[in-house]
Predicted 3D model of a 77-nucleotide RNA (c-di-GMP-I riboswitch aptamer) from a bacterium. The sequence was found by an Rfam model in a public genome assembly.
């Protein structure tokens, strides 16, 4: 240093639910405030599944589903 784990700290993200008088969207949804079940990738970017709204038809979303990939914070046993 590596590789595997995952105690404490510090610092990250974050579902339920609520608000917007103030944004986009036909709608599904997203925004942005709050909030604080949970997360060591619950951070991207891709495939593949599910659902969700339309439709003549997804070419519109969602995923804390799932495989893979190239990367990333600490630091004991």
């Nucleotide at each position: 240093u590596u590789a595997a784990c995952g105690a404490a700290a510090g610092g990250g993200c974050a579902a339920a639910c609520c608000g917007u008088a103030a944004c986009c969207g036909a709608a599904a949804g997203g925004a942005c405030g709050g909030g604080g079940c949970g997360c060591a990738a619950a951070g991207u970017c891709g495939g593949c599944a599910a659902c969700c709204u339309g439709u003549g038809a997804a070419u519109g979303g969602u995923u804390g589903g799932u495989c893979g990939a190239a990367u990333g914070c600490c630091g004991a046993a």